A computed fold for a 73-nucleotide RNA from an Alphaproteobacteria bacterium, annotated as transfer RNA. Its Rfam family is "tRNA". The source organism's lineage runs through Bacteria, Pseudomonadati, Pseudomonadota and Alphaproteobacteria. The sequence was found in a public genome assembly.
[in-house]
RNA sequence: GGGCGCUUAGCUCAGUUGGUAGAGCAGCUGACUCUUAAUCAGCGGGUCGUAGGUUCGAUUCCUACAGCGCCCA
Numbered sequence: 001g002g003g004c005g006c007u008u009a010g011c012u013c014a015g016u017u018g019g020u021a022g023a024g025c026a027g028c029u030g031a032c033u034c035u036u037a038a039u040c041a042g043c044g045g046g047u048c049g050u051a052g053g054u055u056c057g058a059u060u061c062c063u064a065c066a067g068c069g070c071c072c073a
Stems, first nucleotide, its partner, number of pairs: 001072007010025004019056001027043005049065005
């Protein structure tokens, strides 16, 4: 330098013909009590990497860029 893949909540990851985004764990609150903690219930948490484009409408399609990984030179 070239090709491919990934980027969604604090972490690990879903998201099915494009229709205003979810789970587990973690965190917080409450209950209970077998009390370094466990169990149960509830709550909060996201400009969907950035900037544009297409569309009535984009996490989803297109382009460029950035970061990470793999391969080639």